The RNA shown here (transfer RNA) has 73 nucleotides and comes from a Myxococcales bacterium. RNAcentral holds the sequence, with entries from ENA. Its Rfam family is "tRNA". From the family's description: Transfer RNA (tRNA) molecules are approximately 80 nucleotides in length. The prediction has a mean pLDDT of 82.
RNA sequence: GCCGGCGUAGCUCAGUCGGUAGAGCAGCGCAUUCGUAAUGCGCAGGUCACCGGUUCAAGUCCGGUCGCCGGCU
Numbered sequence: 001g002c003c004g005g006c007g008u009a010g011c012u013c014a015g016u017c018g019g020u021a022g023a024g025c026a027g028c029g030c031a032u033u034c035g036u037a038a039u040g041c042g043c044a045g046g047u048c049a050c051c052g053g054u055u056c057a058a059g060u061c062c063g064g065u066c067g068c069c070g071g072c073u
Base pairs, nucleotide, nucleotide: 001072002071003070004069005068006067007066010025011024012023013022019056027043028042029041030040031039049065050064051063052062053061
């Protein structure tokens, strides 16, 4: 230099043909217990890496940039 994959909650990851952004773990509260753990219920937590475009509507499609991983030379 070229090619491919990935970037979504603190962490690990879903998100279908473009139509309300989700789960588990972690955190906080309550219940339960003599108490703790476990368990159950609830709450909070998001610039969907960044910039632009298409569209009535973009995490999703298109272009560019950045970062990480892998391959080729």